[in-house]
RNA sequence: GGAGACGGCCGGGUGAUCACGCGUUCCCUCCAUGUGAGAGGAGCGUGAGGAAAGUCCGGACUCCACAGGACAGGAUGCUGGGUAACUCCCAGGCGGGGUGACCCGACGGAAAGUGCCACAGAAAACAUACCGCCGGCCUCCGGGUCGGUAAGGGUGAAAAGGUGGGGUAAGAGCCCACCGCCGUUCCGGGCGACCGGACGGGCACGGUAAACCCCAUCCGGAGCAAGGUCAAAUAGGGGAGCAGAGGUGGUCCGCCUCAUGAUGACUCCCGGGUAGGCCGCGCGAGGCGCCGGGUAACCGACGUCCCAGACAGAUGAUCGCCACCGGCCUUCGGGUCGGUACAGAAUCCGGCUUACAGGCCGUCUCCCGUA
Numbered sequence: 001g002g003a004g005a006c007g008g009c010c011g012g013g014u015g016a017u018c019a020c021g022c023g024u025u026c027c028c029u030c031c032a033u034g035u036g037a038g039a040g041g042a043g044c045g046u047g048a049g050g051a052a053a054g055u056c057c058g059g060a061c062u063c064c065a066c067a068g069g070a071c072a073g074g075a076u077g078c079u080g081g082g083u084a085a086c087u088c089c090c091a092g093g094c095g096g097g098g099u100g101a102c103c104c105g106a107c108g109g110a111a112a113g114u115g116c117c118a119c120a121g122a123a124a125a126c127a128u129a130c131c132g133c134c135g136g137c138c139u140c141c142g143g144g145u146c147g148g149u150a151a152g153g154g155u156g157a158a159a160a161g162g163u164g165g166g167g168u169a170a171g172a173g174c175c176c177a178c179c180g181c182c183g184u185u186c187c188g189g190g191c192g193a194c195c196g197g198a199c200g201g202g203c204a205c206g207g208u209a210a211a212c213c214c215c216a217u218c219c220g221g222a223g224c225a226a227g228g229u230c231a232a233a234u235a236g237g238g239g240a241g242c243a244g245a246g247g248u249g250g251u252c253c254g255c256c257u258c259a260u261g262a263u264g265a266c267u268c269c270c271g272g273g274u275a276g277g278c279c280g281c282g283c284g285a286g287g288c289g290c291c292g293g294g295u296a297a298c299c300g301a302c303g304u305c306c307c308a309g310a311c312a313g314a315u316g317a318u319c320g321c322c323a324c325c326g327g328c329c330u331u332c333g334g335g336u337c338g339g340u341a342c343a344g345a346a347u348c349c350g351g352c353u354u355a356c357a358g359g360c361c362g363u364c365u366c367c368c369g370u371a
Stems, first nucleotide, its partner, number of pairs: 001367010012322007020047008028038003031034001049342001053353002056351005061223004073219005078092005093107001094105004108214002113212002115208003130153002132149007161179006180203001181201003185198005227279004237270005242264001244258005286305004291300003323340007
């Protein structure tokens, strides 16, 4: 100098003028005068994110359900640790990739059972034989036939351990050495996954479980439109009230007249729900600093800080200066034009995943050059 690997961080700055949400102080207005209401005014404070996103996991919280157990269903799946919990994180093991820093892995079970393995190929699973090789017999000398074989060729993603030697008619774990594989075995190391070695076995057991399945562990349902509370008009429900006045007549019944919306559309009360208001709703598994423990994730102690809370949903707009990127011009001083991402709270928190203009920092690796 070039090419990379990993981790962390920022996500325009500043000023002016308007505008908006929330909190607070004061003023104003209104009434039923209260810890009141207001869509009024002024001042001050405060006001999006690293992902607020996807809603994919896990929890807090709320309501409903619930003796206990089993089945079904779903999720997860190497080991140890962290955590409120997780499918997350950390450390390690094993397998795979890369020269390397480092990266990736649903990574339990295929000698319980079932299914599947396209095409090609002789054969795709208790093996088999197309070419070839070897032997016997026949031969018209081209070959045919019967048997042996699985080393070589061929097919395939995958062909029944590999390499070398011995052996043989040719061959073959048939025998041997090394490598690999297997084991209710032993020794050593590790909490463990597992690793190293010894001994034994000629080797049996193809692959596939994000196929059924088996094993182990975990799992009740719905979600802040949860849920709680105050509560209008109208309609509907329940309860209570309301059956008049005059005449006749001693009085009652009866009779007469008038009035009467009566199985009521009247009055009052009660409770449920709706509209609407309020709460839930911002002090939290909280941020920062420092110390201690731990390889780390993380945990503990101390100090310090208070950091949006709307409900059709505020967090914006314009202008100036600066910064960065690009184009054009240039007298190389600069000028000019354009651009500056992804996106945007809605119960909260821990993760994962995805999107992102431009930029900064740290550690490490490989190659080239120079000394």

This is a predicted structure of a 371-nucleotide RNA (Bacterial RNase P class A) from a Gemmatimonadota bacterium. The prediction has a mean pLDDT of 77. NCBI's taxonomy places the organism under Bacteria, Pseudomonadati, Gemmatimonadota. It matches the Rfam family "Bacterial RNase P class A". Rfam classes the family as a ribozyme. The RNAcentral record of the sequence draws on ENA.